[in-house]
RNA sequence: GCCGGGUUAGCUCAGCUGGUAGAGCACUCGACUUGUAAUCGAGCGGUCGUCGGUUCGACUCCGACACCCGGCUCCC
Numbered sequence: 001g002c003c004g005g006g007u008u009a010g011c012u013c014a015g016c017u018g019g020u021a022g023a024g025c026a027c028u029c030g031a032c033u034u035g036u037a038a039u040c041g042a043g044c045g046g047u048c049g050u051c052g053g054u055u056c057g058a059c060u061c062c063g064a065c066a067c068c069c070g071g072c073u074c075c076c
Stems, first nucleotide, its partner, number of pairs: 001072007010025004019056001027043005049065005
């Protein structure tokens, strides 16, 4: 330098032929228990990497850039 994959909640990850985003764990509260754990219920939590473009509408499509992972290549 080239190619591919990835970036979504505190963490691990879903999501969608474009129509205002979810799960599990964690955390908080409650129930249960002599008490804790476990279990059950409820709640909390997101500018969907950044900036632009297309569109009535973008997490989703297009472009650039940033970062992470892998492969190839050149030089040393």